Predicted 3D model of an 84-nucleotide RNA (transfer RNA) from an Acidobacteriota bacterium. The coordinates come from a structure-prediction model, not an experiment, and the mean pLDDT is 81.
This record gives sequence, C1' cells and structure tokens, in this order.
RNA sequence: GGAGGGGUGGCCGAGCGGCCAAAGGCAGGGGACUGUAAAUCCCCCGGGCUUCGCCCUACGCAGGUUCGAAUCCUGCCCCCUCCA
Repeated sequence: GGAGGGGUGGCCGAGCGGCCAAAGGCAGGGGACUGUAAAUCCCCCGGGCUUCGCCCUACGCAGGUUCGAAUCCUGCCCCCUCCA
C1' cells in the first nucleotide's frame, strides 16, 4: 500500500431502524446463610426528580439521512487478520 473484520456501561460481550440506559457474565453495593470467611442464593447497579412513572446524557470522533440512529450514509482516528 491492497482486502476484510472490529471500536458499546468500570471490564468482557450481545445488538442488525422504534419494544434500548442497551441481554448475559465479571467487578461493585446491600441482604440471606455461616462461629468467621469463602462458596451459594436474592435485590440493586449512568445521573436526576415530585419514583407503578418522568426527564437528561451516552455506543471511537465529527457531520448527515430520518418522525425516530448503537443500528443507515460520509469523512477522520484507532485496533485485529490476511496479502504485498
């Protein structure tokens, strides 16, 4: 340089236009159990509020399309694989 794949929460990792603050796991917080701890089980786990709900922000960065974008398009940045 050419071709292909990828970048999502503190970490890993699903997602393939609306049912997404986004499955699942880990980590973390609280509780149960235990003499204690580990293991196991239950609940919570972006922030805020007037908390059956509402609002705000967010999927590498910046734009665009759309009523609506993590998802589609454009440019750029970075990572991986193969070829040269």